[in-house]
Context: one part of a larger RNA
RNA sequence: GGCACACGGGGGAUGCCUUGGCUCUCAGAGGCGAUGAAGGACGUGAUAAGCUGCGAUAAGCGGUGGGGAGGGGCACAUACCCGUUAUAUCCACCGAUUUCCGAAUGGGGCAACCCCGCUAGUUGAAGACUAGUGACCUCUCCUGUAUGGGAUGAGGGGCAAACCCGGGGAACUGAAACAUCUAAGUACCCGGAGGAACAGAAAAUAACAAUGAUUCCCCAAGUAGUGGCGAGCGAACGGGGACAAGCCCAAACCGGGUUGGUUACGGCCAGUCCGGGGUUGUAGGACCUCAAGAUCUGAUUGUGUGAUUUUAGCUGAACGACGUGGGAAAGUCGACCAGAGACGGUGAGAGUCCGGUAAGCGAGCAAGUCAUGCACGGUAGAGGAUUCCUGAGUAGAGCGGGACCGGAGAAAUCCCGUUUGAAUCCAGCGGCACCAUCCGCUAAGGCUACAUACUCCUGAGAGACCGAUAGUGAACCAGUACCGUGAGGGAAAGGUGAAAAGAACCGUGAAUAACGGAGUGAAAAGAACCUGAAACCGUGUGCUUACAAGCGGUCGGAGGCCUUUAGUGGGCUGACGGCGUGCCUUUUGCAUAAUGAGCCUACGAGUUACUCCUCUCUGGCAAGGUUAAAUGACUGAAGUCGUGGAGCCGCAGCGAAAGCGAGUCUGAAUAGGGCGCAGAGUCAGAGGGGGUAGACGCGAAACUUUGUGAUCUACCCUUGAGCAGGAUGAAGGUUGGGUAAAACCAACUGGAGGUCCGAACCAGUUUCCGUUGAAAAGGAUUUGGAUGACUUGAGGGUAGGGGUGAAAGGCCAAUCAAACUGAGAAAUAGCUCGUACUCCCCGAAAUGUAUUUAGGUACAGCGUCGGCGUUGAGUUAUAUGGAGGUAGAGCUACCAAUAGGACUAGGGGGUGUCAAAGCCUACCGAAUCCUGAUGAACUCCGAAUGCCAUAUAAUAUAGCCGGCAGUGAGGCUUGGGGUGCUAAGGUCCCAGGCCGAGAGGGAAAGAACCCAGACCAUCUGCUAAGGUCCCUAAAUUCGGACUAAGUUGAACAAAGGAGGUCCACUUGCUUUGACAGCCAGGAGGUUGGCUUGGAAGCAGCCAUUCCUUUAAAGAGUGCGUAACAGCUCACUGGUCGAGCGAGAGGGCAUCGAUAAUACGCGGGCAUCAAGUCCGGUACCGAAGCAAUGGAUUCAACCUAUGGUUGAGUGGUAGGGGAGCAUUCCAGCAGCGGUGAAGGUGUCCUGUCAGGGAUGCUGGAGCGGCUGGAAAAGCAAAUGUAGGCAUGAGUAACGAUAAGGCGGGUGAGAAACCCGCCCACCGAUAGACUAAGGUUUCCUGAUCAACGCUAAUCGGAUCAGGGUUAGUCGGGACCUAAGGCUACGCCGAGAGGCUACGUCGAUGGACAGCUGGUUGAUAUUCCAGCACUUACUCUUUUAAGUGAUGCAGUGACGCAGAAGUGAAAGUACCGCGGGCGGACGGAAGUGCCCGUUGAAGGGCGUAGGUAUAGGAGGAGUAGGUAAAUCCGCUCUUUUUGCUGAAACCUGAUAGUACCUGGCGGCUUCGGCCAACGGGAUAGUGUACCUAAUCAGACUGCCAAGAAAACCUGCUAAGCGUUUAAAUGAAAGAGUGACCCGUACCGCAAACCGACACAGGUAGUCAAGGAGAGAAUCCUGAGGUGCUC
Repeated sequence: GGCACACGGGGGAUGCCUUGGCUCUCAGAGGCGAUGAAGGACGUGAUAAGCUGCGAUAAGCGGUGGGGAGGGGCACAUACCCGUUAUAUCCACCGAUUUCCGAAUGGGGCAACCCCGCUAGUUGAAGACUAGUGACCUCUCCUGUAUGGGAUGAGGGGCAAACCCGGGGAACUGAAACAUCUAAGUACCCGGAGGAACAGAAAAUAACAAUGAUUCCCCAAGUAGUGGCGAGCGAACGGGGACAAGCCCAAACCGGGUUGGUUACGGCCAGUCCGGGGUUGUAGGACCUCAAGAUCUGAUUGUGUGAUUUUAGCUGAACGACGUGGGAAAGUCGACCAGAGACGGUGAGAGUCCGGUAAGCGAGCAAGUCAUGCACGGUAGAGGAUUCCUGAGUAGAGCGGGACCGGAGAAAUCCCGUUUGAAUCCAGCGGCACCAUCCGCUAAGGCUACAUACUCCUGAGAGACCGAUAGUGAACCAGUACCGUGAGGGAAAGGUGAAAAGAACCGUGAAUAACGGAGUGAAAAGAACCUGAAACCGUGUGCUUACAAGCGGUCGGAGGCCUUUAGUGGGCUGACGGCGUGCCUUUUGCAUAAUGAGCCUACGAGUUACUCCUCUCUGGCAAGGUUAAAUGACUGAAGUCGUGGAGCCGCAGCGAAAGCGAGUCUGAAUAGGGCGCAGAGUCAGAGGGGGUAGACGCGAAACUUUGUGAUCUACCCUUGAGCAGGAUGAAGGUUGGGUAAAACCAACUGGAGGUCCGAACCAGUUUCCGUUGAAAAGGAUUUGGAUGACUUGAGGGUAGGGGUGAAAGGCCAAUCAAACUGAGAAAUAGCUCGUACUCCCCGAAAUGUAUUUAGGUACAGCGUCGGCGUUGAGUUAUAUGGAGGUAGAGCUACCAAUAGGACUAGGGGGUGUCAAAGCCUACCGAAUCCUGAUGAACUCCGAAUGCCAUAUAAUAUAGCCGGCAGUGAGGCUUGGGGUGCUAAGGUCCCAGGCCGAGAGGGAAAGAACCCAGACCAUCUGCUAAGGUCCCUAAAUUCGGACUAAGUUGAACAAAGGAGGUCCACUUGCUUUGACAGCCAGGAGGUUGGCUUGGAAGCAGCCAUUCCUUUAAAGAGUGCGUAACAGCUCACUGGUCGAGCGAGAGGGCAUCGAUAAUACGCGGGCAUCAAGUCCGGUACCGAAGCAAUGGAUUCAACCUAUGGUUGAGUGGUAGGGGAGCAUUCCAGCAGCGGUGAAGGUGUCCUGUCAGGGAUGCUGGAGCGGCUGGAAAAGCAAAUGUAGGCAUGAGUAACGAUAAGGCGGGUGAGAAACCCGCCCACCGAUAGACUAAGGUUUCCUGAUCAACGCUAAUCGGAUCAGGGUUAGUCGGGACCUAAGGCUACGCCGAGAGGCUACGUCGAUGGACAGCUGGUUGAUAUUCCAGCACUUACUCUUUUAAGUGAUGCAGUGACGCAGAAGUGAAAGUACCGCGGGCGGACGGAAGUGCCCGUUGAAGGGCGUAGGUAUAGGAGGAGUAGGUAAAUCCGCUCUUUUUGCUGAAACCUGAUAGUACCUGGCGGCUUCGGCCAACGGGAUAGUGUACCUAAUCAGACUGCCAAGAAAACCUGCUAAGCGUUUAAAUGAAAGAGUGACCCGUACCGCAAACCGACACAGGUAGUCAAGGAGAGAAUCCUGAGGUGCUC
């Protein structure tokens, strides 16, 4: 380490539970709001953070009623109160109060805040406060000449779930594409109303018969129609029901009022208003005549009475005992009630314990409904007939649209736009173009309950609905936490116990952590609390493990341990051996190195609706079957039984139809043929399948619609800010020269520039680092710009097919070739993935045709299930008979092609002086002949097999009908072909086999090859392929041969080479002696000739390569020399003694032979084999065959719930059949505190899914049987949620500026505190401030978590405290960009633009300084000294005063240079004070600190300005009226105007220093120190510059806000006086509001998810060196970056 067991931890599944949900039923209610809603903010308690309640009368106040002992909400504590017999709490109703925001409404605004006017009030002038009032629109009324003005009443506004009506109105999608069409008048936006809305009393529907408003339900009917006649869309008439209800105006006519016209003044006419009258189609009314005074009714309002309902309540029967138990309601025994046996609770399961329940009772100063009385309103007849009336820019028409079932169609009807445009009862409209007849009706005015739709809400109930990953997102303080700028998105999280009896006390410990005892309790169930599974992590014990190689199991099995009922028992372990490449998906094919899964638990996918269609089964009735809506009764109330025959299907078909009819159509037909007839349906239940719906689940990229975003970024607008330092030296100017004058030149001056160098700042060039980062874009280095088209702050604008863009398709909130959010929406997905228990039977396909089709689909083919039913249709074998043109073969048999030869027409070439004739030709060559010979598209020929037919035999397969499929990617191999290269593991066909969907044996290993088709069991037998030395079962078997290469031994190799070897053959030499070896010879002419320097056998050439001697010997086969020489060979002899060569053929071997880790028969190894070939015998060998036992299917038979026999039982897609388990329901019958479910072990049992028994745990529910109903079974979906592993004690601990020591505290100190030393920043790592944050600030306590480590510390936790303003910032002042906007204009609506105004700082205006003080605030408190403004009073004074009007002013760019000049700083001098201690000396030098001081008041200097400023006078047509003002004109006069610094005052401040010293610390030397007291010291010099002066000056071109404050002027008004009023001056007094103020603020507190190397506007800015804010070192000050 492994396995097993035991005991734990961890975790929170399972079981049980339910306070919460979900879906409905019946009633109620169907709104709230200017009397201020919905919804909020802030408050409110003795203590009070949250929820609830309430509102400054604040968990409440008053009244009436109920109720009756306990109360002060959730909420369990302490304290303090209230109440107890009726005034507590509590409940109901009616009142009172009800801050601020919100329609929000006095004005404004960044909701919950700020600022006003008027009236009245508070001693009240100012300031402050209290009460009330002040928005806009509409109607009404009054007034006015008009725009207009005014009044007091009413109404409106906003919110709210669905339903309803109207105005606008998509797209995805479907049509397998798409445009008409569809989706759909849907989603969505907008306007409006009600409890319902809409519609509604016929210019209707019909059809020769009739009905009689509307609405809704069931039918009619998926019909008539419509429709790229596609997809689809889809009525009405009529029938059955629910419910029922009808009316009023306008007009004619009459009367009155009023206005106007006219008049003969009597009237008349016209308009308008009011009253009467009148209201319709068999016409009616007016008018005339007659009659009547009723009847009926109400939908309007009021009131009386009665009933009833709601809103609190009240009465309400009946049980005890025993035993068990912690506890009784269970059990046992014995009773009782019941108009009550619903339900819930109570320590387990209660009719009789509690609350209740049945039944009954109860109410007013509150509401509703009904009934009825009264009041009130409406309503009527008959006849006549000259005349009058009966809805006009209407009906209709043209054109263009829309709505209807109707898509422009032959298109009626209705509605709208536009252009036109009637009739008037002898009339008009309709009846599906139009016309006629006929019928129906009377438009162009209006009202109208009920039946119908819906449910934010209230009450009472229900459920074969859920039970904490379920059910609402939400059982719990959830639309919360959290995320996002925003619209918006959006969780997790239940359970102690009957009762807190919630663990006193003791111990360990730093501890109040934790643990151990003790105690409580039935049980620790112990608060991280019921049960407590799994992953995962441990501890102990038994066996096992250190030469061992693996999908970890399985089969066999030694040893060890435990147990035992003692047996051939059981359990654990497992040395060693055999075999053995996971699961799923997808595929021709996967161990695949193709997909998916880290593991566990829970959840997770063919459902439901619609009788719409079809089939099957079961049941009812049957030539019939059946009801739908609706309705009645009962009742145990989503039920049952009736009524209801409207309708539907069937009973008759045929035809295009008229039509005819057991027939009919076609046709001339009485012909033929087609379709029919010779009777079974229908309703219900269940199942298979289809259709329409999201339709098995998950998944897009997109489209459309309404909104939300310019805090990022792009551009723009307004208003502000910033840019160290250095350099260059344009124009212009001045001076000089120069010119007639110019030009021009020089010097100086000057200070231009999208100029130069270079910090801040902006950018992002190079390289490196970083890449699970420090950082979702950075760091280091380097680089570009750095007075400009520069950078930056604040406030604004532009919005999605839109913006913005110096343009990259860039940017528009970490998102851009069309943002984000919600919705249509479950878009669609011919695509991918996933799809859950068991067993049994059968079992495919990867082909054809077609396809915008090729990975999809339709039909056919092949499968399965049910039915039918007859002949052997099917299959096989044998025999016989046929058709045919393939293989083969052949080609003087055709066609085509073809090698050589012969012959040769013709041609080429040559020759012929050219030409012609001719000749030659080793050139080409038709035809023909000879020899050879090819062909898928040649055939004189021509099989085998297959096919067809017949006969015989064997065998139950074919066939048809119907339900349901799947398949339509195939692959390899053998044979026959095409294509290709007679390439491919290529591709396309045909025929077979196999894989696919097939296991087993063999081939080492292998889908397909060989053998062989697995129902199960067996430690049986025989074989197949293939094997038999060992691994490894079986022959070291027998006979014969070959191989020497480890060839080979189960993959593969050539051309070519080769005295390898064996076999058979042909041929030559050979005892007259071969071949090989050895011995010997191998000579002479001659060094042949030539050539050559030389050439002698042997460089080369020539040759008649000759001749001679010989046994033989070349004018020489090689080696060799410069050439010779030399050594050899051929040839010959000797020796030896029998075979020796050559050629071609066959077998086995050899070389050829090179691939990447490693030799490569599977290995060891094997040589007369364990190789190869031939032959023989035996054995092994599979899931084959056989044997024994068993299961099951089908068929037949039988003695039939069973058995016998026979044949079967591999299996993917798929079809069929039979079952198991889970949850709930009903009935029946049961179990359970003496222990249910669940959990965890063991045993038994079934073919399986499963079932049963029992021990422990657990502590309250749960089985069985028969049926029923489903949210009904998980291993996979990069599934969802939670938990837990692995990586791993690994990486990392976030700037490498750095720490060390001593002391303190403490349980504990590297980090906390103190001290000393060291180090770092120092244009910042210091100080101030804006934004933003929002308590982080200070003090005390604490250390679980947070802090990347520890922590005694902290920006952490707990508690307490802290922010003080007339002058600072903002408001009560102003305006910019821009926002809003009554009026006005535009627009379907929402809304858009916008005047006057009103908001809006980043700008303008505006009054405080110094010092001190706290733990934490200070220009705020305190001290001192100032200033501003309003009012009152007093005094004085003026004739003027006075504004929302007029005027001035306010008032503005950029760059540059010069001057002035404080403070700070430095230097020097002086002065005050201190130090000067180590061993010794010196007291001269030295060192350090200080030497200071505000606003305000006074003074008015330097400087600037001269085309300037001031003052006076006169005129004046402009400044919307006026003006004494301004402007303009003229004139006189004057030097003013502005203005730092310095100085005086402020000044009795205070600092250094001296001294006393609470107290603290101490190394005992001293140190620190609150607080108190005290004195002293520069009107110094120099350098240098910021602010200031300064709205200055100079230059330049791009020409550089507004308004208020302020000053002057006048208008109305007031006043010129004694009051009063106005202005001015002085003095005194009073008043002076609201908000911010802590702390961080280049950062650990802001923006970046973090205590994050990033980002963040402005101000101050010391010393040395330096041009400098560069850079280095330092100061003040701050730090050492949390391992």